Record summary
Small-subunit ribosomal RNA, 3' major domain from Selenomonadales bacterium OttesenSCG-928-I06, 481 nucleotides, folded computationally. Model confidence (mean pLDDT): 83 of 100. NCBI's taxonomy places the organism under Bacteria, Bacillati, Bacillota, Negativicutes, Selenomonadales. Its Rfam family is "Bacterial small subunit ribosomal RNA". Its family is annotated with ribosome and structural constituent of ribosome in the Gene Ontology.
Context: one part of a larger RNA
RNA sequence: UGACGGGGGCCCGCACAAGCGGUGGAGUAUGUGGUUUAAUUCGACGCAACGCGAAGAACCUUACCAGGGCUUGACAUUGAUUGAAAAGCAUAGAGAUAUGCUCCUUAUCUUCGGAUAACAAGAAAACAGGUGGUGCAUGGCUGUCGUCAGCUCGUGUCGUGAGAUGUUGGGUUAAGUCCCGCAACGAGCGCAACCCCUAUUCUCUGUUGCCAGCAUGUAAUGAUGGGGACUCAGAGGAGACUGCCGCAGACAAUGCGGAGGAAGGUGGGGAUGACGUCAAGUCAUCAUGCCCCUUAUGUCCUGGGCUACACACGUACUACAAUGGGCUUUAGACAAAGAGAAGCAAAGUCGCGAGGCAGAGCAAAACUCAUAAAUAAGCUCUCAGUUCGGAUCGGAGGCUGAAACUCGCCUCCGUGAAGUCGGAAUCGCUAGUAAUCGCAGAUCAGCAUGCUGCGGUGAAUACGUUCCCGGGCCUUGUACA
Repeated sequence: UGACGGGGGCCCGCACAAGCGGUGGAGUAUGUGGUUUAAUUCGACGCAACGCGAAGAACCUUACCAGGGCUUGACAUUGAUUGAAAAGCAUAGAGAUAUGCUCCUUAUCUUCGGAUAACAAGAAAACAGGUGGUGCAUGGCUGUCGUCAGCUCGUGUCGUGAGAUGUUGGGUUAAGUCCCGCAACGAGCGCAACCCCUAUUCUCUGUUGCCAGCAUGUAAUGAUGGGGACUCAGAGGAGACUGCCGCAGACAAUGCGGAGGAAGGUGGGGAUGACGUCAAGUCAUCAUGCCCCUUAUGUCCUGGGCUACACACGUACUACAAUGGGCUUUAGACAAAGAGAAGCAAAGUCGCGAGGCAGAGCAAAACUCAUAAAUAAGCUCUCAGUUCGGAUCGGAGGCUGAAACUCGCCUCCGUGAAGUCGGAAUCGCUAGUAAUCGCAGAUCAGCAUGCUGCGGUGAAUACGUUCCCGGGCCUUGUACA
């Protein structure tokens, strides 16, 4: 100087408390451990691994296993020599592939001899290749403490020196934020602000958006003429700064209350992550040193596996019901944000339905996906393992795709399991939040209870900081560095 203390003081955080809803019990989905297996590829392991890499394992992916093949190789450069390349068909085979046949002769320059370029085949050889090892050799990227308020430097001063001071002290703040004081005076990286979205308003511009007034028309609809008022869209402004008033304070910073205001003291949210810590994670995104393999640890193919199942754990979904289930009203209401050309697909029509036929329109403020659902009104069920719950199983179908056996999703009929609110323990959340309700997108041929977004309905509680956990500052002790 740090680190640590079941030392002290001050302060903060959904840290506790006050509340609301869960997890832990059931069934299922999914990840992991374990076990099994020819293989169940690999990585991730307290918080910070476990719906994680994976925004989507039937083949492919795929790295694993079995079997069948290749050896300058699936891919790159050089390459004597040769030729257009390619494509189609037949046979053998599980296919990779092998054999045969058909077809066929690129472009530019040209002195017409040829040369060059691209493509393909190709001996020998250099070499390729490796998701093989080492994240404890590394770069890059990332997590975490933590959006915590800290981390440092120059000069000066003090100390023999390591170092100290500044950065401590009194107040204050979300903040090393600001004020005052002070052997310090300044500065840098962080904080804040500048950026984006959102909340109010003004001006301008109005098509594909809108429709108040004036007309036209319809069973109905901005449908039409027209209009720019309104909504909305998208460009530019305004607005919030403790600016104003009062009180407190040290005549300070600042705090409390008030006015005006759409918004008030950082208005709400996002992006933004200092010096560093954990030899944290990643050699399987990529790059890369060294080591290793080179007729194999490379590469091609078929099939299998990653989907196994006594069990254990994590994360979710669905429930156990009456604040509920079912039926009808299907135009009976009300969104936002998205996506669409090898795409989204309407009307109509067939089917109980999944879906089929059909193909208008739309590269989309125009058309489509697309009826939002909780909600509302009426009827019914009457507390039951039930008209709750839907697992499981049987049958019949639909869709995607060469192909749904291992191993996809969906529909209909039947079947109708556990489950009556969950032990010890434990998690999230302070407001448009929790809870609850649906919608969309990425990935994607197909496959979503996951993920990322979007809106609808919409609470309760916070006395307080004694205690648990984590963190910041000062101080003290130390046989620790």